[in-house]
Background: Large-subunit ribosomal RNA, domain I from an Anaerolineaceae bacterium, 549 nucleotides, folded computationally. RNAcentral holds the full RNA, with entries from ENA. The prediction has a mean pLDDT of 81.

Context: one part of a larger RNA
RNA sequence: GGCUUACGGAGGAUGCCUUGGCGCCAAGUGCCGAAGAAGGACGUGGGUCACUGCGAAAAGCCUCGGGGAGCCGUGAACAGGCGAUCGAUCCGGGGAUGUCCGAAUGGGGAAACCCCCUGUUGCGAACCAACAGGAUCACCAGCUGAACACAUAGGCUGAGUGAGGGGAACCUGGGGAACUGAAACAUCUAAGUACCCAGAGGAAAAGAAAUGAUUCCCAAAGUAGUGGCGAGCGAAAUGGGAAAAGCCCAAACCGAGCUGGCAAGCCAGGUCGGGGUUGUAGGGCCAGGCCGCAUGGAGUCAAAAAACGGUGAACUAGUAGAAAGGUGUGGGAAAGCCUACCAAAGAGGGUAACAGUCCCGUAUACGAAAGUGAGCCGACUCCGGCCAGGUACCUGAGUACUGCCGGGCACGCUAAUCCGGCAGGAAGCUGGGGAGUCCACUCUCCAAGGCUAAAUACACUUGGCGACCGAUAGUGAACAAGUACCGUGAGGGAAAGGUGAAAAGUACCCCGGUGAGGGGAGUGAAAUAGAACCUGAAACCGUAAGCCU
Numbered sequence: 001g002g003c004u005u006a007c008g009g010a011g012g013a014u015g016c017c018u019u020g021g022c023g024c025c026a027a028g029u030g031c032c033g034a035a036g037a038a039g040g041a042c043g044u045g046g047g048u049c050a051c052u053g054c055g056a057a058a059a060g061c062c063u064c065g066g067g068g069a070g071c072c073g074u075g076a077a078c079a080g081g082c083g084a085u086c087g088a089u090c091c092g093g094g095g096a097u098g099u100c101c102g103a104a105u106g107g108g109g110a111a112a113c114c115c116c117c118u119g120u121u122g123c124g125a126a127c128c129a130a131c132a133g134g135a136u137c138a139c140c141a142g143c144u145g146a147a148c149a150c151a152u153a154g155g156c157u158g159a160g161u162g163a164g165g166g167g168a169a170c171c172u173g174g175g176g177a178a179c180u181g182a183a184a185c186a187u188c189u190a191a192g193u194a195c196c197c198a199g200a201g202g203a204a205a206a207g208a209a210a211u212g213a214u215u216c217c218c219a220a221a222g223u224a225g226u227g228g229c230g231a232g233c234g235a236a237a238u239g240g241g242a243a244a245a246g247c248c249c250a251a252a253c254c255g256a257g258c259u260g261g262c263a264a265g266c267c268a269g270g271u272c273g274g275g276g277u278u279g280u281a282g283g284g285c286c287a288g289g290c291c292g293c294a295u296g297g298a299g300u301c302a303a304a305a306a307a308c309g310g311u312g313a314a315c316u317a318g319u320a321g322a323a324a325g326g327u328g329u330g331g332g333a334a335a336g337c338c339u340a341c342c343a344a345a346g347a348g349g350g351u352a353a354c355a356g357u358c359c360c361g362u363a364u365a366c367g368a369a370a371g372u373g374a375g376c377c378g379a380c381u382c383c384g385g386c387c388a389g390g391u392a393c394c395u396g397a398g399u400a401c402u403g404c405c406g407g408g409c410a411c412g413c414u415a416a417u418c419c420g421g422c423a424g425g426a427a428g429c430u431g432g433g434g435a436g437u438c439c440a441c442u443c444u445c446c447a448a449g450g451c452u453a454a455a456u457a458c459a460c461u462u463g464g465c466g467a468c469c470g471a472u473a474g475u476g477a478a479c480a481a482g483u484a485c486c487g488u489g490a491g492g493g494a495a496a497g498g499u500g501a502a503a504a505g506u507a508c509c510c511c512g513g514u515g516a517g518g519g520g521a522g523u524g525a526a527a528u529a530g531a532a533c534c535u536g537a538a539a540c541c542g543u544a545a546g547c548c549u
Base pairs, nucleotide, nucleotide: 001548002547003546004545005544006543007542008541009540015534016498017497020469021468022466023465024464025463026462027461028460029459030458031166032165039101040100041099042055043054044053046078049075050074051073061095062094063093064092065091066090070082071081072080106115107114108113116134117133118132119131120130121129122128136163137162138161139160140158141157142156143155144154170201171199172198173197174196175195181188185228215242216241217240218239219238225233226232246451247450248449249396253274254273255272256271258269259268260267261266279429281395282394283393284391285390286389288387289386290385291384296383297382298381299380300379308378309377310376311375314372315371316370318366319365320364324339325338326337327336340357341356342346348360349359350358401424402423403422404421405420406419407418411436431446432445433444434443435442485492486491505533508520509519510518511517
């Protein structure tokens, strides 16, 4: 020096565990904000570092319910208090308070700070203090008011109405990449994705142009197609299911005001009310016929004009809830053995080991002063319909359509359909669009105005479940985690769980520096479970012995 064995140190793998995550399902809920939000700063406890709560009324105040013996949030003890006659802490409903910043809104500003004006009150002129008010824009109303007579622009005022900002995803619209793939690359792809902007809402969007519109799911189908016919992209008809709901204007015509013109007959424009809303055309107008006028229909949380009350499932605290003893082993019984019982409850969790009968629960049955509230009932409001005839008054125009171009459609074009730009530009019911160039025939529908719940998306809450993870996993985060730390900043972003059944967390003695650490003693089933604490692998470092050199 090497190897082997034993015993240690160091280390923290492995096993076991789970307070935390992940996913799915069901039900419910879904906007907040000038009445000052979201998010923060600073405070607030007897002492208070962090988290949580709260706001100068500050881990809280008032009230209404629940509940019933302990409590004063947690890490985390101490002191001092509260509480079963007066009911604490706690749980739920409602209310009060709610500093400063922040849309931030009196002005300013390097957010959480500085400065000012007006009014009221305080003996109140001044100074001071308290309280209230003072941003901008749009609309509305009122008062004023130029050039320029009327008027208009403008100005001023307001307890007037509204807006402003935020929101993880989800949604609509406006813009819109590249890496990449094509084994290079340009059409193409990635992808209308990422990202930016605007806006809306609990959903959004779409929707009545088909015999029930739009939307979503399954199939059709990786089919038909499309495609440097490469890479790729990729329908629809139709069938099945979820959910179902339909309406209102513009116009013709009638009536009433207003404005302008006027030859005083009227004409034009615009406002309001009625009327009316479609394709087997419908409506208006003219003139007929039949039926009806309320035990009907519709609305008041879909729209169609607007406007209620009662009752009330359910939710937001909770309540009751069956049945077991013995025995030996053991530190400990819930395991073993013996003998019972309950079960609409043998889901699950806890308890010193594996518990239907010990605890929390579970099946089941109940429960709300207050708030929310599906549904139901009442009340109120509104409402004529049909048939055949005549007339040709109306039925959405710089629109449809055409040419060229661009975009969107699975479709990259000879390309129907849809949208846009430029140029041209129609019919008007004997009309017009579509059926994938186009023409004919046939069939079908009625554009150029608008509204519309549900089925759908997402998130949260509650409950349940898992051939999901088990601390290098699962969220970045099981722990004072978006923390510490890094960065001027945008931003990046960790590590870190486990004594024991119970602290019973080692009184007392000894060595030592009034240490660190250790030896006794004691606790405990165990201390090689002693807080650097379950198990405690390997690398690595020792001690001892053996063998080899």